[in-house]
Molecule: transfer RNA
Organism: Phaeocystis globosa
RNA sequence: CGAUUAGCUCAGUUGGGAGAGCACCGCCCUUACAAGGCGGGGGUCACUGGUUCAAGCCCAGUAUCGU
Numbered sequence: 001c002g003a004u005u006a007g008c009u010c011a012g013u014u015g016g017g018a019g020a021g022c023a024c025c026g027c028c029c030u031u032a033c034a035a036g037g038c039g040g041g042g043g044u045c046a047c048u049g050g051u052u053c054a055a056g057c058c059c060a061g062u063a064u065c066g067u
Base pairs, nucleotide, nucleotide: 001066002065003064004063007022008021009020010019016053024040025039026038027037028036046062047061048060049059050058
């Protein structure tokens, strides 16, 4: 100095809806498997505090990782 958001990889930068792909579960399709289609579950947004009507996003500190 940069990063930390779902099991993994990552979006989310005007401060107001938490998301995508893969993975996982169910169904359809198939003799069966894979692929494909439909649906579903899953989050203390690293932690603590602050600002604000409202914070993943702004501010301070702490922790871990990388350079």